[in-house]
RNA sequence: GCCGCUCCCCGGACGGUCGCGGUCAGCUCAGCUUGUCUGAUUUUGAUCGAGGAAAGUCCGGACACCAUAGGGCAGCGUGCCCUGCGAAAGCGGGGGACGGCCAGUUCAAGCUGGUCGGACGGAAAGUGCAGCAGAAAACAAACCGCCUUGAUCCUUCGGGAUUGAGGUAAGGGUGAAAAGGUGGGGUAAGAGCCCACCGCUCCAAGGGUGACCGAGGAGGCACGGUAAACCCCACGCGGCGCAAGACAUAACAGGGGAAGGGUUGCCCGCCCGAUCAGGAUCCCCGGGUAUUAGUCGCACCAUCCCGCAAGGGAGGUUUUCUCUCUGUCUCCGGACAGGGUAGGAUAAGAUAAAUGACCGUCCAGCUCCAGAUUGUCUGGAGUGGACAGAAUCCGGCUUACAGGGGAGCGGCCCCC
RNA sequence: GCUCUUGUAGCUCAGGGGUAGAGCGCGUCCUUGGUAAGGACGAGGUCGGCGGUUCAAAUCCGCUCAAGAGCUCCA
Numbered sequence: 001g002c003c004g005c006u007c008c009c010c011g012g013a014c015g016g017u018c019g020c021g022g023u024c025a026g027c028u029c030a031g032c033u034u035g036u037c038u039g040a041u042u043u044u045g046a047u048c049g050a051g052g053a054a055a056g057u058c059c060g061g062a063c064a065c066c067a068u069a070g071g072g073c074a075g076c077g078u079g080c081c082c083u084g085c086g087a088a089a090g091c092g093g094g095g096g097a098c099g100g101c102c103a104g105u106u107c108a109a110g111c112u113g114g115u116c117g118g119a120c121g122g123a124a125a126g127u128g129c130a131g132c133a134g135a136a137a138a139c140a141a142a143c144c145g146c147c148u149u150g151a152u153c154c155u156u157c158g159g160g161a162u163u164g165a166g167g168u169a170a171g172g173g174u175g176a177a178a179a180g181g182u183g184g185g186g187u188a189a190g191a192g193c194c195c196a197c198c199g200c201u202c203c204a205a206g207g208g209u210g211a212c213c214g215a216g217g218a219g220g221c222a223c224g225g226u227a228a229a230c231c232c233c234a235c236g237c238g239g240c241g242c243a244a245g246a247c248a249u250a251a252c253a254g255g256g257g258a259a260g261g262g263u264u265g266c267c268c269g270c271c272c273g274a275u276c277a278g279g280a281u282c283c284c285c286g287g288g289u290a291u292u293a294g295u296c297g298c299a300c301c302a303u304c305c306c307g308c309a310a311g312g313g314a315g316g317u318u319u320u321c322u323c324u325c326u327g328u329c330u331c332c333g334g335a336c337a338g339g340g341u342a343g344g345a346u347a348a349g350a351u352a353a354a355u356g357a358c359c360g361u362c363c364a365g366c367u368c369c370a371g372a373u374u375g376u377c378u379g380g381a382g383u384g385g386a387c388a389g390a391a392u393c394c395g396g397c398u399u400a401c402a403g404g405g406g407a408g409c410g411g412c413c414c415c416c
Numbered sequence: 417g418c419u420c421u422u423g424u425a426g427c428u429c430a431g432g433g434g435u436a437g438a439g440c441g442c443g444u445c446c447u448u449g450g451u452a453a454g455g456a457c458g459a460g461g462u463c464g465g466c467g468g469u470u471c472a473a474a475u476c477c478g479c480u481c482a483a484g485a486g487c488u489c490c491a
Base pairs, nucleotide, nucleotide: 001412002411003410004409005408006407007406008405009404010403012362013361014360015359016358017357018356020049021048022047023046024045025044026043028040029039030038031037032035051387055398056397058396059395060394061393062392063241065239066238067275068274070272071271072270073269075237076236077235078234079233080095081094082093083092084091085090096120098117099116100115101114102113103112104111105110121232122231126230127229128226129225143172144171145168146167147166148165149164150163151162152161153160154159180198181197182196183195184194185193199221200219201218202217203216206213207212245296246295247294255285256284257283259281264277265276287490288489300316301315303314304313305312306311317347319345320344321343322342323340324339325338326337327336328335329334363385365383366382367381368380369379370378371377372376417487418486419485420484421483422482423481426440427439428438429437434471442458443457444456445455446454464480465479466478467477468476
């Protein structure tokens, strides 16, 4: 210098003109309760005005309602161990076992080391499943082959062919998977049949907070896979979502019909069950219309302290201004970048939904042309910024994303 | 906005771990003087997409894309 991986950050800048939504203040107008009042499709000014994902709505909550508190079943979710943060969900750190890859070692199986990975409780509680292929698929199995043997035939007398009975899981072939591996002994041929080593199972001194590891001993070896199949174990979960819900002043018909003393209302899947209610409640029809669907809920913080509460104080976060420090550039006025135990201000709330459009100058980036002192540099022209936009709020997860910057790790090349 | 449902042949739908099916439609042939009906045979599928679990995925799990539905005030 180039390439790759992981993590983090930014995601156009400045100026001008016009426009949009909120808040505050003013002007103007209107109202009657005449006020430090209320309201207005008008108008002026100041100020604030999208994101890292605002998205998907996948988790967890706040808040809110379901008359008040419960139990059981079903269903759903989570799932190695220790630990940190957190309200939870979740995220981080370390470790264990398992699996993939590489290296070493070995005849091989395996073992050891490194590296990467993940929804990683239980398959020795029980049930289920495994198509096709294959002889045989979970209480395994004899197709070929190998071995023993009966019969028949042939024979160059060594044996061979066909067929029957039996033995055999070493070899071939099928499969995702064939019921320990390698070597030796053994045998008619074989086989944990026996032995050595390795693996496995059980017991276990001891170690570790724990998952787990395990000296040593016993056993020829059972107990293959699948729980993102049912299931079992442990823990957790009532339902419903701001179109929740509350309020205001009107209008119409406090109208009609059905269910309704029963767990009806209620935990809006099922069952049980205590209190309370009862002209309740609920369904259908019909009706109304203040709202161009009004007002509140609804605006930085789920941090700490005081307080019954309202609220107050401290702290933190966002944006921005001032002051100040460092660096670079400078037309010496300042500009830009980064910071601070500094000081002050500020905190989007729309409802068919504002946060934008245009122009100019730049900045990345890309393309073309020209020149040069060519691992590039300089000048000119053109082009040029992605994914996407709040909708009750917050914390996560996931997904989309032009381009740029930083840190760490790995590989390759060049120079000293 | 919130809560759900569904994606399988051209269309409408089955199939819910063992390798893809029905009806209509389409093509060829038979039948008829010809058409329809009828009969025989056949073609047509990345099971919306990507990843995972499993020996094996349309089916189970996760993410994602698309389409559709329900829920708004008073009495």
This is a predicted complex of two RNAs, RNase P RNA and transfer RNA, with 491 nucleotides together. Model confidence (mean pLDDT): 75 of 100. It holds a member of the Rfam family "Bacterial RNase P class A". By type it is a ribozyme.